[in-house]
Small-subunit ribosomal RNA from an uncultured prokaryote, 1400 nucleotides, folded computationally. The sequence is in RNAcentral, with records from ENA.
RNA sequence: UGCAAGUCGAACGGCAGCACGAUGUGUACUUGUACAUCUUGCUGACGAGUGGCGGACGGGUGAGUAACGCGUGGGAAUCUACCUAGUAGUGGGGGAUAGCCAGGAGAAAUCCUGAUUAAUACCGCAUACGCCCUACGGGGGAAAGAGGCCCUCUUCUUGAAAGGUCUCACUAUUAGAUGAGCCCGCGUUAGAUUAGCUAGAUGGUGAGCCUACCAAGGCAAUGAUCGUUAGCUGGUCUGAGAGGAUGAUCAGCCACACUGGGACUGAGACACGGCCCAGACUCCUACGGGAGGCAGCAGUGGGGAAUAUUGGACAAUGGGCGCAAGCCUGAUCCAGCAAUACCGUGUGUGUGAAGAAGGCCUUCGGGUUGUAAAGCACUUUUGCGAGGGAAGAAGGGGUUGUAGUUAAUACCUGCAAGCUGUGACGUUACCUACAGAAGAAGCACCGGCUAACUCCGUGCCAGCAGCCGCGGUAAUACGGAGGGUGCAAGCGUUAAUCGGAAUUACUGGGCGUAAAGGGCGCGUAGGCGGAUAUUUAAGUUAGAUGUGAAAUCCCUGGGCUUAACCUAGGAACUGCAUUUAAAACUGGGUAUCUAGAGUAUUGUAGAGGGUAGUGGAAUUUCCGGUGUAGCGGUGAAAUGCGUAGAGAUCGGAAGGAACACCAGUGGCGAAGGCGACCAACUGGACCAUUACUGACACUGAGGCGCGAAAGCGUGGGGAGCAAACAGGAUUAGAUACCCUGGUAGUCCACGCUGUAAACGAUGAGAACUAGAUGUUGGCCAGCUUGACUGGUUAGUGUCGCAGCUAACGCGAUAAGUUCUCCGCCUGGGAAGUACGACCGCAAGGUUAAAACUCAAAGGAAUUGACGGGGGCCCGCACAAGCGGUGGAACAUGUGGUUUAAUUCGAUGCAACGCGAAAGACCUUACCUACCCUUGACAUCUAUGGAAUUUACUAGAGAUAGUUUAGUGCCUUCGGGAACUCGGUGACAGGUGCUGCAUGGCUGUCGUCAGCUCGUGUCGUGAGAUGUUGGGUUAAGUCCCGUAACGAGCGCAACCCUUGUCCUUAUUUGCCAGCACGUAAUGGUGGGAACUUUAAGGAGACUGCCGGUGACAAACCGGAGGAAGGUGGGGACGACGUCAAGUCAUCAUGGCCCUUAUGAGUAGGGCUACACACGUGCUACAAUGGCUGGUACAGAGGGCAGCAAGAAGCCGAGGUGGAGCUAAUCCCAGAAAACCGAUCGUAGUCCGGAUUGGAGUCUGCAACUCGACUCCAUGAAGUCGGAAUCGCUAGUAAUCGCGAAUCAGAAUGUCGCGGUGAAUACGUUCCCGGGCCUUGUACACACCGCCCGUCACACCAUGGGAGUGGGUUGCAAAAGAAGUGGGUAGACUAACCUUCGGGAG
Repeated sequence: UGCAAGUCGAACGGCAGCACGAUGUGUACUUGUACAUCUUGCUGACGAGUGGCGGACGGGUGAGUAACGCGUGGGAAUCUACCUAGUAGUGGGGGAUAGCCAGGAGAAAUCCUGAUUAAUACCGCAUACGCCCUACGGGGGAAAGAGGCCCUCUUCUUGAAAGGUCUCACUAUUAGAUGAGCCCGCGUUAGAUUAGCUAGAUGGUGAGCCUACCAAGGCAAUGAUCGUUAGCUGGUCUGAGAGGAUGAUCAGCCACACUGGGACUGAGACACGGCCCAGACUCCUACGGGAGGCAGCAGUGGGGAAUAUUGGACAAUGGGCGCAAGCCUGAUCCAGCAAUACCGUGUGUGUGAAGAAGGCCUUCGGGUUGUAAAGCACUUUUGCGAGGGAAGAAGGGGUUGUAGUUAAUACCUGCAAGCUGUGACGUUACCUACAGAAGAAGCACCGGCUAACUCCGUGCCAGCAGCCGCGGUAAUACGGAGGGUGCAAGCGUUAAUCGGAAUUACUGGGCGUAAAGGGCGCGUAGGCGGAUAUUUAAGUUAGAUGUGAAAUCCCUGGGCUUAACCUAGGAACUGCAUUUAAAACUGGGUAUCUAGAGUAUUGUAGAGGGUAGUGGAAUUUCCGGUGUAGCGGUGAAAUGCGUAGAGAUCGGAAGGAACACCAGUGGCGAAGGCGACCAACUGGACCAUUACUGACACUGAGGCGCGAAAGCGUGGGGAGCAAACAGGAUUAGAUACCCUGGUAGUCCACGCUGUAAACGAUGAGAACUAGAUGUUGGCCAGCUUGACUGGUUAGUGUCGCAGCUAACGCGAUAAGUUCUCCGCCUGGGAAGUACGACCGCAAGGUUAAAACUCAAAGGAAUUGACGGGGGCCCGCACAAGCGGUGGAACAUGUGGUUUAAUUCGAUGCAACGCGAAAGACCUUACCUACCCUUGACAUCUAUGGAAUUUACUAGAGAUAGUUUAGUGCCUUCGGGAACUCGGUGACAGGUGCUGCAUGGCUGUCGUCAGCUCGUGUCGUGAGAUGUUGGGUUAAGUCCCGUAACGAGCGCAACCCUUGUCCUUAUUUGCCAGCACGUAAUGGUGGGAACUUUAAGGAGACUGCCGGUGACAAACCGGAGGAAGGUGGGGACGACGUCAAGUCAUCAUGGCCCUUAUGAGUAGGGCUACACACGUGCUACAAUGGCUGGUACAGAGGGCAGCAAGAAGCCGAGGUGGAGCUAAUCCCAGAAAACCGAUCGUAGUCCGGAUUGGAGUCUGCAACUCGACUCCAUGAAGUCGGAAUCGCUAGUAAUCGCGAAUCAGAAUGUCGCGGUGAAUACGUUCCCGGGCCUUGUACACACCGCCCGUCACACCAUGGGAGUGGGUUGCAAAAGAAGUGGGUAGACUAACCUUCGGGAG
C1' cells in the first nucleotide's frame, strides 16, 4: 500500500449514475434510420438511505492463566436465531422518521435547523387452545406482509378491484436436533530459606438481587497463604518396558486482539477488521480540532544465527445473504521461493593389458592409481526441442414427459430423458517418434574409541582436539600430496531431547572403612501388627454395559508405474463410571483365646542416681625445735629459692582437691558417664514359681527431656595442676618442644550453652541359621561332696562353618537370611560457608544454597622404592694400626682466561699421568696463506701410452714448464694382465651434526647373592606361593620343615699360575761320583744323581679322631701332611639400573657440504698463563747425606737390532767391531743391605728448583718446543689447617730392574724380583650392600610429594560510598467512560382523559 464480510429491489421510499423501451424537440440526410438532448417508465439493474439476516462463523496469536483453565467421568429446576415435527393463529387501526429538498456552522471529520415521505421500521386496540404469574378468587401477553398464477362465479368491465389458489415470510406454544452456559469427584510445574491464612470471609434466617441480623466459624503439614515457571489435551521424539523430554504442522478446548476499563445491541459478544472513556504511539490540521490499530493474506522496517510472493482462481470443498440466477469469500484450491524434511530416479552399459602416459611410493627389482582411462561395441531412463493428450464436472439453464398440489392442462415442487454449457492449476499427469554418452558428483574422515597409511613440509612453532591426547628434526594425530574408508545430491559442523546412565534405583541402588545411622531416650500423628469363629464387601478378583472424538501408532486390503503419500475396514486407546458376582488375603463389625506385652509373689548382683555425714595417705602453706651451705632443675645449663638460715629432719596447726592397693577385654546405666566409707531416699535389670489382664505390641515426622570437655552469668571457694602471660634455655630464628614461676579455669550452689573421632565410625524391634573356648549374675540335676561334672538362662570377650563383602573383614552381640518403622546419601572443591529464619547474654548452634572452578576426589588391597621405623647379617665401612694426600718446588691432566688457532671428546662416586703404549715436522682433526675440482682413495666407461727414468728452470712447497734414457710379460697371434697421462659422467670424499635414531664395545652398582621360569595351589584381580620359617655358609652354600614339586641364569667347580712329590727327556742349562786341563772358570771327555727346564701324573676330600649340634647340614679342636677347611693369585661379571660413555677405533639410519664442511702444500697452534682443582715425583734429613770396598735377583728385549773386550774423553758420548736370529752372545755394574771413613742438628756436606756458560746424541730440522753431560748458581721447604686416601701378610712400607710405545724424548703405564712390619677389643656410630618385617598421601619412586603468605589482575562471586528501575502489602488522595438508584430542572408525536391534565 492493496485486498480479507457482505447480501437481499421477492421488505421500503426511490432514481444519483448505467442499459433498454416509449414520447417530444433538434441536426444529418441514403424519408426511416443514426446522433444529441428533454420528459417519462409496469422494465433490467442499482449509488446513497430505511428495514431484515449475517458481521459471536471462518482466519491469526499464546501475552495472561497453577484456574473447574484443561483432561476424564458424572450431575441438574438453565438458554438456544436459522433447521425439523406438532398445535393454534396472522383481524382492525395510528403517529412518526432517514433518505430527498432548502438554509446554516466548520479547514476537515461531521453537525444543526426547517419542510416533506414509505415499509416485513415503531405503537396501541381486538382475539388467546396451549403459554406466563397467582394469595387459586383471578390477572397478563402476539402477529407483517411479499411474490407467482387464475379470473369460472361478484362489481365496474380497455382493464382493474374483490375473490380463489400456491409458495415464502410472520405470531404464540409444545417437542426434537444443534450449539452455549452452570455444578461436582479425580488428575494436572517446582519452592517450607513461603507456616499460618481468611471480616462477606464460613454457616443460618429474612428479602428477587444489593444487603441486614444472629452464630463463631471456614481453609491448612494429605502443604493453606505467598512468590516462581507455564496455555491444556489428543499426540510427537526417545526408550525393551516403566519412564523421560516436549505440545511446530493436523484436530478438540481455553484465552487474547495497541495497553487498561466499560457497557450497548443481539438468540448468542462484554465483540480482531463495532461503540464509549483513559493512556502510549503514528498521521492530518487553517492549531480551534480530528483520524488510526496486520497476533487476517501478501508486503515493509527493525531485531536476529535464521524463516517465503505486495501471485492465480472461486473450477472444486465449505461458509454468508438471497425464491433463484447470482454476489461475496487472502477460508480454501492452486502456483512461486528454500535440498528444510521424507520418498523415488539418474549422472551410463559391456568389452578392453601395451597392465600406456602422468602422479605417488620404492628395498631401485618394482609396486600402486588400475579395466580405471584411451580404444571398440551398445543403450537412451531422465533432460532439450517437436507432436498428441486424460481425470479432477457434480451441479446450473433451456426443452420434453410424468407425478404431487389445485377448480385448473397456470404457477410451484419432485423424478426421468435428451440438448446446452462451467477448469485457476495448465505449455498438467501421461503417451509417441527423432538426434545424441550426450547436460548431470560431491562432502567428511583415515592415532585409539572407529571402517580406512604412506611421502614431503614444519620443529612445543604454526596448528589440531568429542574424550584420551598429538607437535621440542625421522609426526599414520599439524599443513600439503598420493592412496584408502564412509555416506552420497548430498556431506560435515553447531545447538537441543531421549538413550546408553541400575548415575534418583516403581520396575531397579545404597549407608563399618568409598557420599551416607540422627549423641541418647520418652512419646503424639502416621505406618505396621498374634490365634480362632462369624459377618460385611472398602481394598482385591472376574464378567457385563456406557464412555474413552476424529486424525496418529499397529494389522489387513485398495489407489497414484514404485515409494513417500492418500484411502477403507479392523484392532488398540493399558483409563474412568455404572452394575452383577466371589469371599482366600488386607481392612471394618461382633464374640472368644493365650504363645506377644504387662501385673502380682520369693530371691540375687551391681563405681546406676540424687542428699547428708565421716575417714586416712599425700602435696602445699604457716608456727616452733635441731642444724649448715647449698637447694632445685636439665641432654647440659640458667632463671628461681637460700647466711634476713633455705634444702634436710622432728612436732603442731590450717585448708582445698582427689580417693593408692582391691582392679579384672569385671560390674551398672538409654547415651553422656559412674570408683574411699556409712546412713536413709530412689530408678532399672536378672533368676524362679504360681496366679491374673487379654494384643494392651513395635517403630516413631513434628514435640518434650537428658546430654563429656571447654565456655558464659551471679555468688562462694582456691591445696595441687595449669591456657594466657613473664623469665631462663635450645635455635639461623623459636611467639614451640625443656626448665622456673604464674592468672583465668579446674571445685561448690543456681542458671545458660547443646556441641565432640558424642565411635562398635555399625538406628530400633522381631524371627531363623554349625560349633569351640574364657568370664560375670542366677537357677536346676548328678554323684566320686569337689577349687567337681552336666544342663539352662541373662550379659560380656576370643576363634571359627555356611553365607555375605570391592577387599579388609563380619560371622547367634552378623556386616548372614527375612519382616516392620524411622533417619540419611547421590563427583571433588567452594561449604557445613553466605543470605534468610529460629534458638542463645555472648561465644556460637540448628536449618542450609548458588555463582565459579577441576577431571578427578575417594576406598581396600598388590608390587616396588623410601623412612633421622624395627630385627638379623656382610664389606679396610668404622674401630685398632702403618704409610700418605691437603702446606713447598717441579712433572702431568682439567677448569678458567687468553688466542688467528690454543682441534675434539671424557664431568660426583663411575671425568681430571683419562682416549694419548709417548704432539719439534709428520701425527693433526685446529688457524693463516697458497693451490686442485671425477678429485689424495674405489668401480665402470671411451682413448692414448710399456712401466719407469735423467737433467735444468720458477716457486716456501704443493705444482708447472722444458728435457734424457727406455720399448718389457703371457699369447691359441685375435688379443689379454699389471701400471699410467689427460677426458666425459655416474660417482668419490667428509675426524661435518645427531651416542636422545642405532649395532658393537665399555664403565658402574658388584664377584653383591641374587634374578627368574614350567606345572600345581591360593586370590574376582594386581599378584602370592616356590624364594618365607629353624639352623648353617664366603655364597638362594647345604640340611630340616613346608602346597608345593622341579628347572634355568648366577655362586662353587671345571681353566691358567704358584707351593710338594713322582715319571719321562737332557741342550745352549746342571756337575754328585770318574777322568783330563788351566793362574782361574763345566773349559773338556763323560755323567743323568741334584738344581733347572717342560710335558704328563700324584696330592686336599671336612677323608680320619674328639666335642657341639636336632641321630642333619655344619662348626670348634686335633692327628697326619709341602699344603687344611673356596691353600695364595688370576681369568671369569646373573636379570637388570644409570636415554651412563663412545657417530673421533669400527659399522650404520636420517640430515647437511659438493670449485668445498672434500684434497694437497708451507708455516703456526695443540707446549699460551693473574688463577683454581685432581694425580704424581723429589724433599724437608743422622733408621740420614757423602765417600771407599764386598755380596745376593727375577722377569724381559735384541738384526734398519743388542753390542762385549780394547785404547782415548771429567762426562754425556765417540772410535772400532769379537759374538749373537739368542737357556750359548749382548743390554747388564741390580739397589736397598753389609764392612769401613766423614759430617753433628745448621736452611747444613740436607734439599735440589731456577739461571748463566760449555757440550753430547737423535733427527731433513731441536727458535717457538727434545733428552742427556760438565762447570757455576743454590729458590721454596725444618713433616704440613679444616678435611681426606690406601692397606689385614710375603700384604703395607721401602729398594732397585725390565718392557711396550719409540728416530729421539717418562716422575706416567704395565711387569719383575730384594728387604719386610704393626694391628683387628668389637659392630654403638659414619658409608655402601643383602634378607625379613612395618608405615606411606611416594611410583620420572625422598634429589619424591606437598602447605600457606606475598607480588599482579578484576572475568565470575561477595562486600562497597552510592545510583536507576520493577513487583507487592497496608493506608490515603484524586477519579474518565459506564451501569443501577435518588433528587431537582427542562423538553416531548402515538396511549388514556373528567380535555384541566396524566402516564411516558